[in-house]
Context: one part of a larger RNA
Molecule: small-subunit ribosomal RNA, 3' major domain
Organism: Bacteroidia bacterium
RNA sequence: UGACGGGGGCCCGCACAAGCGGAGGAACAUGUGGUUUAAUUCGAUGAUACGCGAGGAACCUUACCCGGGUUUGAACGCAAUGGGACGUAGGGUGAAAGUCUUAUUCCAGCAAUGGUCCAUUGCGAGGUGCUGCAUGGUUGUCGUCAGCUCGUGCCGUGAGGUGUCGGCUUAAGUGCCAUAACGAGCGCAACCCUUAUCGUCAGUUACCAUCAAGUAAAGUUGGGGACUCUGGCGAGACUGCCGGCGUAAGCUGUGAGGAAGGUGGGGAUGACGUCAAGUCAUCAUGGCCCUUACAUCCGGGGCGACACACGUGUUACAAUGGCACGGACAAAGAGCAGCUACCGGGCGACCGGAUGCUAAUCUCCAAACCGUGUCUCAGUUCGGAUCGGAGUCUGCAACUCGACUCCGUGAAGCUGGAUUCGCUAGUAAUCGCGCAUCAGCCAUGGCGCGGUGAAUACGUUCCCGGGCCUUGUACA
Numbered sequence: 001u002g003a004c005g006g007g008g009g010c011c012c013g014c015a016c017a018a019g020c021g022g023a024g025g026a027a028c029a030u031g032u033g034g035u036u037u038a039a040u041u042c043g044a045u046g047a048u049a050c051g052c053g054a055g056g057a058a059c060c061u062u063a064c065c066c067g068g069g070u071u072u073g074a075a076c077g078c079a080a081u082g083g084g085a086c087g088u089a090g091g092g093u094g095a096a097a098g099u100c101u102u103a104u105u106c107c108a109g110c111a112a113u114g115g116u117c118c119a120u121u122g123c124g125a126g127g128u129g130c131u132g133c134a135u136g137g138u139u140g141u142c143g144u145c146a147g148c149u150c151g152u153g154c155c156g157u158g159a160g161g162u163g164u165c166g167g168c169u170u171a172a173g174u175g176c177c178a179u180a181a182c183g184a185g186c187g188c189a190a191c192c193c194u195u196a197u198c199g200u201c202a203g204u205u206a207c208c209a210u211c212a213a214g215u216a217a218a219g220u221u222g223g224g225g226a227c228u229c230u231g232g233c234g235a236g237a238c239u240g241c242c243g244g245c246g247u248a249a250g251c252u253g254u255g256a257g258g259a260a261g262g263u264g265g266g267g268a269u270g271a272c273g274u275c276a277a278g279u280c281a282u283c284a285u286g287g288c289c290c291u292u293a294c295a296u297c298c299g300g301g302g303c304g305a306c307a308c309a310c311g312u313g314u315u316a317c318a319a320u321g322g323c324a325c326g327g328a329c330a331a332a333g334a335g336c337a338g339c340u341a342c343c344g345g346g347c348g349a350c351c352g353g354a355u356g357c358u359a360a361u362c363u364c365c366a367a368a369c370c371g372u373g374u375c376u377c378a379g380u381u382c383g384g385a386u387c388g389g390a391g392u393c394u395g396c397a398a399c400u401c402g403a404c405u406c407c408g409u410g411a412a413g414c415u416g417g418a419u420u421c422g423c424u425a426g427u428a429a430u431c432g433c434g435c436a437u438c439a440g441c442c443a444u445g446g447c448g449c450g451g452u453g454a455a456u457a458c459g460u461u462c463c464c465g466g467g468c469c470u471u472g473u474a475c476a
Stems, first nucleotide, its partner, number of pairs: 001476002003473003007470007015460002019423005026315008034306002042053002064301007076124008087104007106115003126290002129288003135284002137279003140275001142273001147186006153162003166177003192267004197235007207224002211222003238261001241255001242253004304442001317416001321375007333364003338357002342353004382413001387408007429452007
């Protein structure tokens, strides 16, 4: 100087407390361990691995296993040699990859030749093989915590200290005051995006108050630039004003005004560093290793196994509910190998027609909710696993191993031990909708969107994590 203390002081955080809803019990989905296996490819492992890499494992992917092939190789560049093309249409063999083979066939130029393609040869291949403890890049975490440093000066023999301490204050090393320190940098804040209000400009595909046309109805048409909305520019919030407290910074008030009040809400943004943290399998790369194989192509299998253990979720155990019928209201997105109105068929998944839309124009497109009826506390009209049968769709192909539909079947489960998690407001809880990936889909996942919409916070003694000062230390 740090680190540590079941030392002290001050302070903060859904850290506790106060509340609301969960997990831990059940079934299923998914990831992991273990076991099994020819293979169940590899990585991630307290917090900071375990619906993680994977934003789509039937083939492909695919790295694994079994079997069948290839050896300058799947791709590309240069050089040389040979050929006339490349291709198209067949045939034999084969599970395919491939291999053998038949027919036909280039362009420019008078030509030399050039272009282009194929084959052969040579030189450079290839490796998801090892080392993340050789590395770059990138990421997690402490932590959006308020810290981490420097120049000059001063103090100390020196390591170092001071500044950065103290008092008050703040979300903040944010400020104010004081001061052997005076200044400065990286962080904080602000500048950026979005949301909440208003003004102005502009109106098409959006809108429709006034005027007119028109209809069974309809911004449907002429038209309008008011309103909604869209999207460019601007205004607005700064403790600016008032009262109280305070030297000041600042704090406080059913304060005024205001759409918004003291960082208005949300996001992006992550200091010096820590964990030899993660990643050589995104990529790049040193070294080591393989080179008729640890490279590469193909068929099939596996990554989907199952006594079991754990994590994360979905659905429930019901009446604040289930079922049936009728009625209403979003936002954000996506769409041409696509989204599909409408019509017809089918109980249905869906199929057959047909039309609009490269989209503020057309389409995908709500549910909880409201009204009426029924069920009457039961393993039930709760719950839907599992299994049997019949189908639909995608796709060369649904056996291993897809989703969905219909009929039947109707398991466990009556609110969950010790323990444990999330959340402070348009939040929790609850309800549906969309997107990426994608032929299809194992999505109950991820990322977004809106609808309905709470309870509680006395307080900081205690648990956990963190910041500052101080003290002890035989630790570094």